Model confidence (mean pLDDT): 85 of 100. A computed fold for a 554-nucleotide part of an RNA from Pontibacillus yanchengensis Y32, annotated as large-subunit ribosomal RNA, domain I. It matches the Rfam family "Bacterial large subunit ribosomal RNA". The source organism's lineage runs through Bacteria, Bacillota, Bacilli, Pontibacillus and Pontibacillus yanchengensis.
Context: one part of a larger RNA
RNA sequence: GGCGCACGGUGGAUGCCUUGGCACUAGGAGCCGAUGAAGGACGGGACUAACACCGAUAUGCCUCGGUCAGCCGUAAGUAGGCUAUGACCCGGGGAUUUCCGAAUGGGGGAACCCACCGCCCGUAAUGGGGCGGUCUUCCUAGCUGAAUACAUAGGCUAGGAAAGGCACACCCGGGGAACUGAAACAUCUCAGUACCCGGAGGAAUAGAAAGCAAACGCGAUUUCCUGAGUAGCGGCGAGCGAAACGGAAUCAGCCCAAACCAGAACGCUUGCGUUCUGGGGUUGUAGGACACUCCAUUGGAGUUACCAAGAGACAGGAUAGAGGAAUCGGUCUGGAAUGAUCAGCCAAAGAAGGUAAGAGCCCUGUAGUCAAAAUCCUGUUUCCUCCGGAGUGGAUCCUGAGUACGGCGGAACACGAGAAAUUCCGUCGGAAUCCGGGAGGACCAUCUCCCAAGGCUAAAUACUCCCUAGUGACCGAUAGUGAACCAGUACCGUGAGGGAAAGGUGAAAAGCACCCCGGAAGGGGAGUGAAAUAGAACCUGAAACCGUGUGCCU
Numbered sequence: 001g002g003c004g005c006a007c008g009g010u011g012g013a014u015g016c017c018u019u020g021g022c023a024c025u026a027g028g029a030g031c032c033g034a035u036g037a038a039g040g041a042c043g044g045g046a047c048u049a050a051c052a053c054c055g056a057u058a059u060g061c062c063u064c065g066g067u068c069a070g071c072c073g074u075a076a077g078u079a080g081g082c083u084a085u086g087a088c089c090c091g092g093g094g095a096u097u098u099c100c101g102a103a104u105g106g107g108g109g110a111a112c113c114c115a116c117c118g119c120c121c122g123u124a125a126u127g128g129g130g131c132g133g134u135c136u137u138c139c140u141a142g143c144u145g146a147a148u149a150c151a152u153a154g155g156c157u158a159g160g161a162a163a164g165g166c167a168c169a170c171c172c173g174g175g176g177a178a179c180u181g182a183a184a185c186a187u188c189u190c191a192g193u194a195c196c197c198g199g200a201g202g203a204a205u206a207g208a209a210a211g212c213a214a215a216c217g218c219g220a221u222u223u224c225c226u227g228a229g230u231a232g233c234g235g236c237g238a239g240c241g242a243a244a245c246g247g248a249a250u251c252a253g254c255c256c257a258a259a260c261c262a263g264a265a266c267g268c269u270u271g272c273g274u275u276c277u278g279g280g281g282u283u284g285u286a287g288g289a290c291a292c293u294c295c296a297u298u299g300g301a302g303u304u305a306c307c308a309a310g311a312g313a314c315a316g317g318a319u320a321g322a323g324g325a326a327u328c329g330g331u332c333u334g335g336a337a338u339g340a341u342c343a344g345c346c347a348a349a350g351a352a353g354g355u356a357a358g359a360g361c362c363c364u365g366u367a368g369u370c371a372a373a374a375u376c377c378u379g380u381u382u383c384c385u386c387c388g389g390a391g392u393g394g395a396u397c398c399u400g401a402g403u404a405c406g407g408c409g410g411a412a413c414a415c416g417a418g419a420a421a422u423u424c425c426g427u428c429g430g431a432a433u434c435c436g437g438g439a440g441g442a443c444c445a446u447c448u449c450c451c452a453a454g455g456c457u458a459a460a461u462a463c464u465c466c467c468u469a470g471u472g473a474c475c476g477a478u479a480g481u482g483a484a485c486c487a488g489u490a491c492c493g494u495g496a497g498g499g500a501a502a503g504g505u506g507a508a509a510a511g512c513a514c515c516c517c518g519g520a521a522g523g524g525g526a527g528u529g530a531a532a533u534a535g536a537a538c539c540u541g542a543a544a545c546c547g548u549g550u551g552c553c554u
Base pairs, nucleotide, nucleotide: 001553002552003551004550005549006548007547008546009545015539016504017503020475021474022472023471024470025469026468027467028466029464030463031165032164039100040099041098042055043054044053046078047077050074051073052059061094062093063092064091065090066089070082071081072080105114106113107112115134116133117132118131119130120129121128136162137161138160139159140158141157142156143155144154170201171199172198173197174196175195181188185235211218212217222249223248224247225246232240233239253456254455255454256400260279261278262277263276264275265274266273267272268271284434286399287398288397289396290393291392292391293390294389295388299387300386301385302384310383311382312381313380314379315378316377317376318375319374321370322369327343329342330341331340332339344361345360346350352364353363354362405429406428407427408426409425410424411423412422415441436451437450438449439448440447491498492497511538514525515524516523517522
């Protein structure tokens, strides 16, 4: 030195565990903000660095309920206190809530500096202090008021509203790529996607036919299945890609403008016009106004539209909770019984978790049962509130105009200009008006269907920052969130931004009194413990790597 064997060190794999995650289900909730939000800064404890909680009333204040004998957070300790006159804790309501932040008196390098007005405190006086108000824009009302006579602009006052945040989700709208694919590339595709902006709601959009169709027709919208990768579109390449019918979910319909009537104000050409308010009226087998006739006035409706503001009672639910059966059984093993064995019991409860090892009967619970002073939600009901209907006539009037539509240029429609209907935008033209008008995929005729140029509308649908309860052939610390641990931390970067590692003593600290060596670290005894090779560098403790002892070989 090598090969074995034994025993160690180092190291932290593996096994077991789970406080944390992940994916879902059901129900709830789906907004907060000038009454100052979200998010922060700085403070508040007897001792206090951090986290948590709170705000100069600062580890808390008031009140109403619940609950109970202990309490003064994590978090031990010392000191000092509170509590059956009910503390601590849990829930409802309220008060306080520094400074920054939309930040809003002015400024500003956020958490700072400096003001003005009114009232008050204080000083001999100045200085100082406290409280309240003082941004901008818009709307409404009022008072004023130029050039310039009336007026208008402007100014001022009062009342109200807005602003900003977010859930990196869902929705609507305005803008809008490229890589890529086409095996290159330009039309095309990716894709109206990503991204930016605006806006809103708990959903949003759409929506009561100028529709779909071609039957004996249907009858708002939305979503799903199907139709169907069909009909089509397409350098007819790559690719893109419907609709109706049918079946389901859910169902709900309404209000204006106008004609006409009444009133008011204004204008002047004195009998009309304009504006406002109220009545009337709302459709396509046309309807309404208008004229006439009839029937009802007691039937219907209602807070999401349809007109609109509420109040009470009751019931259910949410936000604390209460009670809740059955072995302190014998023996054995063990440190410990929930294990084994023998013998019992409960069960509307044998879900689960904990307890010194597998516990229906030890604890918390579970099933079934009960409960709210206060606030909120839902439903029912009462009060209350609101509302007339039908027919005949066909003379006159009304029925959404720079609109429909056309030319040109674009866009959306599955549809790339195509035979290109339909919808929207720009531009130039520009109707009819019920004997009217639009559509049925160029266009025309016949036929059929419908009534544009005003508006509102629940449900079925999409999503989940969040709350409650639960589930998993999901993970188990290099996994699962980046984060099981004081993590968006430490650290890196001028910045936008990037972004970790790090869990486990034991049943219980019983965390090694005391002695010895040592300066200490550390170790040896002793003691605790079932175990200390469980001693905090702490469960198990693999391998690489490093040793000690020994056998054999050289």